Model confidence (mean pLDDT): 81 of 100. The part of an RNA shown here (small-subunit ribosomal RNA, 3' major domain) has 477 nucleotides and comes from Castanea crenata. Rfam family: Bacterial small subunit ribosomal RNA.
Context: one part of a larger RNA
RNA sequence: UGACGGGGGCUCGUACAAGAGGUGGAGCAUGUGGUUUAAUUUGAUGCAAAGCGAAGAACCUUACCAAGGCUUGACAUGUCACGAAUCCUCUUGAAAGAAAAGGGUGCCUUCAGGAACGCAGACACAAGUGGUGCAUGGCUAUCAUCAACUUGUGCCAUAAGGUGUAGGGUUGAGUCCUGAAACGAGCGUAACCCUCGUGUUUAGUUGCCACCAUUGAGUUUUGAACCCUAAGUAGACUAUCUGUGAUAAGCCAGAGGAAGGUGAGGAUGACGUCAAGUUAUCAUGCCCCUUAUGCCCUGGGUGACACACAUGCUACAAUGGCUAGGACAAAGGGUCGGGAUCCCACAAGGGUGAGCUAACCCCCAGAACCCAUCCUCAGUUCAGAUUGCAAUCUAUAACUUGCCUGUAUGGAGCUGAAAUUGCUAGUAAUCUCCGGUCAGCCAUACAGCGGUGAAUUUGUUCUCGGGGCCUUGUACA
Numbered sequence: 001u002g003a004c005g006g007g008g009g010c011u012c013g014u015a016c017a018a019g020a021g022g023u024g025g026a027g028c029a030u031g032u033g034g035u036u037u038a039a040u041u042u043g044a045u046g047c048a049a050a051g052c053g054a055a056g057a058a059c060c061u062u063a064c065c066a067a068g069g070c071u072u073g074a075c076a077u078g079u080c081a082c083g084a085a086u087c088c089u090c091u092u093g094a095a096a097g098a099a100a101a102g103g104g105u106g107c108c109u110u111c112a113g114g115a116a117c118g119c120a121g122a123c124a125c126a127a128g129u130g131g132u133g134c135a136u137g138g139c140u141a142u143c144a145u146c147a148a149c150u151u152g153u154g155c156c157a158u159a160a161g162g163u164g165u166a167g168g169g170u171u172g173a174g175u176c177c178u179g180a181a182a183c184g185a186g187c188g189u190a191a192c193c194c195u196c197g198u199g200u201u202u203a204g205u206u207g208c209c210a211c212c213a214u215u216g217a218g219u220u221u222u223g224a225a226c227c228c229u230a231a232g233u234a235g236a237c238u239a240u241c242u243g244u245g246a247u248a249a250g251c252c253a254g255a256g257g258a259a260g261g262u263g264a265g266g267a268u269g270a271c272g273u274c275a276a277g278u279u280a281u282c283a284u285g286c287c288c289c290u291u292a293u294g295c296c297c298u299g300g301g302u303g304a305c306a307c308a309c310a311u312g313c314u315a316c317a318a319u320g321g322c323u324a325g326g327a328c329a330a331a332g333g334g335u336c337g338g339g340a341u342c343c344c345a346c347a348a349g350g351g352u353g354a355g356c357u358a359a360c361c362c363c364c365a366g367a368a369c370c371c372a373u374c375c376u377c378a379g380u381u382c383a384g385a386u387u388g389c390a391a392u393c394u395a396u397a398a399c400u401u402g403c404c405u406g407u408a409u410g411g412a413g414c415u416g417a418a419a420u421u422g423c424u425a426g427u428a429a430u431c432u433c434c435g436g437u438c439a440g441c442c443a444u445a446c447a448g449c450g451g452u453g454a455a456u457u458u459g460u461u462c463u464c465g466g467g468g469c470c471u472u473g474u475a476c477a
Base pairs, nucleotide, nucleotide: 001477002476003474004473005472007471008470009469010468011467012466015460016459019423021421022420023419026314027313028312029311030310031309032308033307034305035304042053043052064300065299066298068296069295070294073125077124078123079122080121082118083117087103088102089100091098092097107114108113128288130287131286132285136283137282138278139277140276143272149186150185151184152183153182154163155162156161167178168177169176193266194265195264196263198234199233200232201231202230203229204228208223213220237260240254243251244250303442316416320375321374323372325370326369332363333362334361337356342351343350344349382413387408388407389406390405393402429452430451431450433448435446
């Protein structure tokens, strides 16, 4: 100087307290371990692995296994020699491929040949999701959006080093003030960036409609006011007032204001820590393989199932369930696409194919909600697992192993022990909607959008765990 302490002081926070909802019990979905297997490819393992890489495993993907094949190779460059390439037919095979027969030719040209292409041959070489993340780059998680981490010159100390960065206040903040052998500076903090919230200017089509007409309908004429769209601009800075404080920084309360003390949310992640993660995104050193650890293909596997764990979904009902009628969004996506309308089907769906490269047309129907009937506390008109039968769609192909529909079946489950977790306001809870990946889909996931909409805390006394600063002890470095 650090590190550590079942040392001390100060301080912060969903850390505790207050509150409300879950997980842990049930069924199922998904991931992991284990076991099994010819193979169940592989990485990730406390927080910081486990609905994670994977924004989508029937074939492909695919890296694994079995069988069948190839060896200059599926792909690249170069050298030597050969043939024009392309095209058409048949046999065999699960396919990959293998074998056979026949016909016939292009472009440029200095007529030597060349360009592109092909097969087989010889070489150099290709290839490797083989190993090492403890050889690396790059990227990333984490402490942590915590407030820290350093440096130049000077000063102090024999030196390691210290000071600055400590003290008194203050802040979310090494934020700012004050002051001191320090004076400056850098990386962080903050601000600059994006979205939302208010006004205003400009612009009015595909969007909008106050007045006068008009229509089934902003449909049409009209209008540029409103709404909206999307560019610019204003606005918030403790600016103003009272109190408090050291006449400071600031803090408390109020006014005005759409918004008030970081307005809300995001992006942004210092020096470093964990030999953290990734050689399977990619790149790359070294090692290994080269008739195989490379390449092609068919089928299987990654989906197995005594069990254990993790994350979720659906429930256990009356603040509810079935049925019928009625109302209100936002944000996205669409041409190999989204598909209106009409007809058929109980339905999934099928047929038809208007307008739409989209503020125009389509997906699109919002659901919780309101109103009304029935059910009346039951394992039920709760709950839906499982299973039978019959069908639909996608795709060469739904057996292993797809989604969806109808009908029948109707298991467990009556609020969950010890324990444990996210959440402080348009938040929790609850309710639908949309998207990416995608032929289809195992999505209850992930990423977004809006609707309805709480309770409690204005504290740091105690307890748990974590962070920061100062100080103290040490047989540690």